[in-house]
Molecule: c-di-GMP-I riboswitch aptamer
Organism: uncultured Kangiella sp.
RNA sequence: UAGACGAAACGGCAAAGUCGGCGAAAGCUGGUGACGCAAAGUUACUGACCUAAAGGCAAAUAAGCUUAAGGUGGCAGAACUACCGAA
Numbered sequence: 001u002a003g004a005c006g007a008a009a010c011g012g013c014a015a016a017g018u019c020g021g022c023g024a025a026a027g028c029u030g031g032u033g034a035c036g037c038a039a040a041g042u043u044a045c046u047g048a049c050c051u052a053a054a055g056g057c058a059a060a061u062a063a064g065c066u067u068a069a070g071g072u073g074g075c076a077g078a079a080c081u082a083c084c085g086a087a
Base pairs, nucleotide, nucleotide: 005085006084012037013036017032018031019030020029021028022027035074041080042079043078045077046076047075048072049071050070055066056065057064
């Protein structure tokens, strides 16, 4: 110095809830708030999961089933990047 690793230190991010906005919804976003996180930084490439507006099937004593081109990076893997430095 680099990789692995994760004691300590400086710090960082921000779940649920809640208020406002966007959206058909899942969910996203700004404020507040801290459950937690050593990549809880970024990326939908693979898997998984969530939603179903449009579409298709069915139905009208119905409003059901299916489907992602939508979403989840704080579901897992993968890719890229990164602070500190004890064992």